Predicted 3D model of a 71-nucleotide RNA (transfer RNA) from a Patescibacteria group bacterium.
The source organism's lineage runs through Bacteria and Bacteria candidate phyla.
Rfam family: tRNA. By type it is a transfer RNA.
[in-house]
RNA sequence: GGGCGAUUAGUUAAAUGGUAUAACAACGGUCUCCAAAACCGUUAUUGGGGGUUCGAUUCCCUCAUCGCCCG
Numbered sequence: 001g002g003g004c005g006a007u008u009a010g011u012u013a014a015a016u017g018g019u020a021u022a023a024c025a026a027c028g029g030u031c032u033c034c035a036a037a038a039c040c041g042u043u044a045u046u047g048g049g050g051g052u053u054c055g056a057u058u059c060c061c062u063c064a065u066c067g068c069c070c071g
Stems, first nucleotide, its partner, number of pairs: 001070007010024004018054001026042005047063005
């Protein structure tokens, strides 16, 4: 220098154009002498920018970061 892939909640992952979801974690409650476990509930997320579209996590462009391959 060229090519490919990844980026979604604190973490790990779903979601191929129509209300972003789960698990663990955190917080609150029930239970308990206390704590843990269990159960119930709550909060929080699409890497930045732009474009297409009635509507974008999804399609397109660009940038950033990380990984792999080629030279």